Molecule: transfer RNA
Organism: Paludibacteraceae bacterium
RNA sequence: GCCACUAUGGCUCAGUUGGUAGAGCAACGCAUUCGUAAUGCGUGGGUCCCCGGUUCGAGUCCGGGAAGUGGCU
Numbered sequence: 001g002c003c004a005c006u007a008u009g010g011c012u013c014a015g016u017u018g019g020u021a022g023a024g025c026a027a028c029g030c031a032u033u034c035g036u037a038a039u040g041c042g043u044g045g046g047u048c049c050c051c052g053g054u055u056c057g058a059g060u061c062c063g064g065g066a067a068g069u070g071g072c073u
Base pairs, nucleotide, nucleotide: 001072002071003070004069005068006067010025011024012023013022019056027043028042029041030040031039049065050064051063052062053061
């Protein structure tokens, strides 16, 4: 220098044909217990790497940028 892939809650990951984002774990609250753990129920937390474009509407499509991983030279 070139190619491919990755990025979404604190962590690990889903997200269909473009229709305003979910799960598990974790955290917090309540119940249960003499108490803790475990278990059950519930709650909060993410404008989806950044900037633009297309569209009535973008996590998703297009362009540019920065980052990470792997490969080639």